This is a predicted structure of a 72-nucleotide RNA (transfer RNA) from Candidatus Abawacabacteria bacterium RBG_16_42_10. The coordinates come from a structure-prediction model, not an experiment, and the mean pLDDT is 81. The organism belongs to Candidatus Abawacaibacteriota, within Bacteria. Rfam family: tRNA. By type it is a transfer RNA.
RNA sequence: GCCCUCAUAGCUCAAUGGAUAGAGCAGGAGCCUUCUAAGCUCAAGAUAAAGGUUCGAUUCCUUUUGGGGGCA
Numbered sequence: 001g002c003c004c005u006c007a008u009a010g011c012u013c014a015a016u017g018g019a020u021a022g023a024g025c026a027g028g029a030g031c032c033u034u035c036u037a038a039g040c041u042c043a044a045g046a047u048a049a050a051g052g053u054u055c056g057a058u059u060c061c062u063u064u065u066g067g068g069g070g071c072a
Stems, first nucleotide, its partner, number of pairs: 001071007010025004018055001028042004048064005
């Protein structure tokens, strides 16, 4: 330099172009308990960035950024 691949919540993962992006763990609040743990309930929390296509984009296309791999 070229090619492939990945990027979603603090972490690990889902989501066929169409419903309010969904779980587990962690963190917070409450219930329970003498206290803690366990258990139960509730709330909060995310699509790497910028464009494009589309009635509609996490998904498709382009560029950029970062990680991984291959060739030279």